Overview: Transfer RNA from a Bacteroidia bacterium, 72 nucleotides, folded computationally. Its mean pLDDT, the model's own confidence on a scale to 100, is 81. Its Rfam family is "tRNA". It is annotated as a transfer RNA. The sequence is in RNAcentral, with records from ENA and MGnify. NCBI's taxonomy places the organism under Bacteria, Pseudomonadati, Bacteroidota, Bacteroidia.
RNA sequence: GGGGGAGUAUGUUAAUAGGUAGACGGUUGGGCUCAUUACCCAAAGGUGCUGGUUCGAAUCCAGUCUCCCCCA
Numbered sequence: 001g002g003g004g005g006a007g008u009a010u011g012u013u014a015a016u017a018g019g020u021a022g023a024c025g026g027u028u029g030g031g032c033u034c035a036u037u038a039c040c041c042a043a044a045g046g047u048g049c050u051g052g053u054u055c056g057a058a059u060c061c062a063g064u065c066u067c068c069c070c071c072a
Base pairs, nucleotide, nucleotide: 001071002070003069004068005067006066007065010025011024012023013022019055027043028042029041030040031039048064049063050062051061052060
């Protein structure tokens, strides 16, 4: 330098041909209890970044950043 793959919440991960982004663990608050690490309820929190297409983008297109693999 060329080609391919990955990037979503604090972590692990879903979202089957575009239609309001969920789950589990963790955290915080409340409940229950003599008490609790158990159980129940609730809350906060995310699509790597920029732009484009579209009524609508995690998803499609272009560029870019990081990581992994292959070729030179």